The RNA shown here (c-di-GMP-I riboswitch aptamer) has 89 nucleotides and comes from Candidatus Tharpella aukensis. The prediction has a mean pLDDT of 77. It matches the Rfam family "c-di-GMP-I riboswitch aptamer". Rfam's curators write: GEMM was predicted in a large-scale screen for bacterial structured RNA regulatory elements. It was read from a public genome assembly, where an Rfam model found it.
RNA sequence: CAUAAUUCCAGCCACUUCUGUUGAAAGGCAGGGUCGGAAAGCCACGGAUCUUAUUUCAGAUACCUCCAAAAGACAGCCGGGUUGCCUAU
Numbered sequence: 001c002a003u004a005a006u007u008c009c010a011g012c013c014a015c016u017u018c019u020g021u022u023g024a025a026a027g028g029c030a031g032g033g034u035c036g037g038a039a040a041g042c043c044a045c046g047g048a049u050c051u052u053a054u055u056u057c058a059g060a061u062a063c064c065u066c067c068a069a070a071a072g073a074c075a076g077c078c079g080g081g082u083u084g085c086c087u088a089u
């Protein structure tokens, strides 16, 4: 330096959930850490899924339901890009 997988060592992350905070919401952030993870590090490029403050179509006309747009979320949904620890070869 490259490749491989996760055997060892060192560790790392943090599902669910609780508390606080933030957001219209989905969700995010912080602390705790039990499900799990070899990239469960990072990136919203492609799909999947989720939300509706705003706008549109239709129904109802109190609420609400529905059709799309647009915006947002999600990296622990999949693919893609990118960086990397230990060990071995």
Base pairs, nucleotide, nucleotide: 002089003088004087012037013036017032018031019030020029021028022027035076041082042081043080045079046078047077049073050072051071052070054069055068058065059064